[in-house]
RNA sequence: GAAGCUGGCCAGACAGUCGCUGUAUGCCUUGAGCAUACAGAGGAAAGUCCGGGCUCCACAGAGCGGGAUGCCGGCUAACGGCCGGACGCCGUGAGGCGAUGGAAAGUGCCACAGAAAAUACACCGCCGAUGGCUGCGCAAGCGGAUCAGGCAAGGUUGAAAUGGCGAGGUAAGAGCUCACCGCGCUGGUGGCAACACCAGUGGCAGGGUAAACCCCAUCCGGAGCAAGACCAAAUAGGCUGACCAUGGCGUGGCUCGCGUCGUCAGCGGGUAGGUCGCUUGAGCGUCAGGCAACGAAACGCCUAGAGGAAUGACUGUCCACGACAGAACCCGGCUUAUCGGCCAGCUUCACCU
RNA sequence: GUCCUCGUAGUUAAAUGGAUAUAACCGGCCCCUCCUAAGGGUCAAUUACUGGUUCGAUUCCAGUCGAGGACGCCA
Repeated sequence: GAAGCUGGCCAGACAGUCGCUGUAUGCCUUGAGCAUACAGAGGAAAGUCCGGGCUCCACAGAGCGGGAUGCCGGCUAACGGCCGGACGCCGUGAGGCGAUGGAAAGUGCCACAGAAAAUACACCGCCGAUGGCUGCGCAAGCGGAUCAGGCAAGGUUGAAAUGGCGAGGUAAGAGCUCACCGCGCUGGUGGCAACACCAGUGGCAGGGUAAACCCCAUCCGGAGCAAGACCAAAUAGGCUGACCAUGGCGUGGCUCGCGUCGUCAGCGGGUAGGUCGCUUGAGCGUCAGGCAACGAAACGCCUAGAGGAAUGACUGUCCACGACAGAACCCGGCUUAUCGGCCAGCUUCACCU
Repeated sequence: GUCCUCGUAGUUAAAUGGAUAUAACCGGCCCCUCCUAAGGGUCAAUUACUGGUUCGAUUCCAGUCGAGGACGCCA
């Protein structure tokens, strides 16, 4: 210098004028009033995919069913998140990716092709040791064909074919035997563990699929701020249907249990107001500790809260000419969208000293 | 705002994880007819999108996108 990898940060800037929402203070004409001061969207506010707080229903119970997660250890309020590690794959590398328990508990599926798709099997092929057949021979024996039979090395199919390769061995072959590699088991060492390494041993032990059923382990009660509480207003407390204690409802798939006693559904009718919940919170910063995620005590800081729903418009100057996008109970994550810019650490290549 | 349901030709639907996804209506062309309709033949057109699991995906899983529906209080 070029090409990259990882992590973090910012999200046009400044000034003026006019508005909008909230809070505090002041004023009087008590009005959704006016004036002043202060504050006023995001890294994703989004998707609503996970987890929790909060509220109500037994302060949440039992069983079945159902759902979720899935290498190991840690963090956390919790998680399917994060951090660290192991293993596998990719990359020259920095690094990246991984739904990564069990296929020897059982069941299912594996189209077409192929001999065979799993209690293994034999189309082509190899062999003719053994038994039978047959030729020659007095006999020993030599030969032929391959009927029974032996084999699975090679060929063929497929996504996948029953350890791989080499040597010995054999009638031909075969873990049949041996060396190496792979695999299983046992023991030892290191590690909390996943796992790694070493030694011995077994002749190999039965393909794939669990994002098929399932098994194992762990976790999960249901609903959601239109939760829920209070005040006010309104009246046709009506009609129909179902059930009515072996019942209905709260309560959600079912059964039990608990609470309660009329309940539920439809039609018709009324009301469409106010207050709280509402933003101070598992909050942020400094910081002991920890490889890290995280985080004790202490100190400091305050950062929207509406209810047709505010955060905008115009003008001027400048630049690199501005992306995705707008809170609605709150928080921790994940995922998705996103013009561009800055910083830090690291890798590879080339050149110079 | 919260909670559900669903995406297959232009439309309505079908399809145990297994060959080139099927049918009806619609559309194009041809035949029939003097012409049209009806009828017959033939052709075209599809799994919302992007990934993953699997030998193989409309189907299983995940993420996006789109469409539809329900939900106040009194009684």
Predicted 3D model of RNase P RNA and transfer RNA as a complex of 428 nucleotides.
Its mean pLDDT, the model's own confidence on a scale to 100, is 78.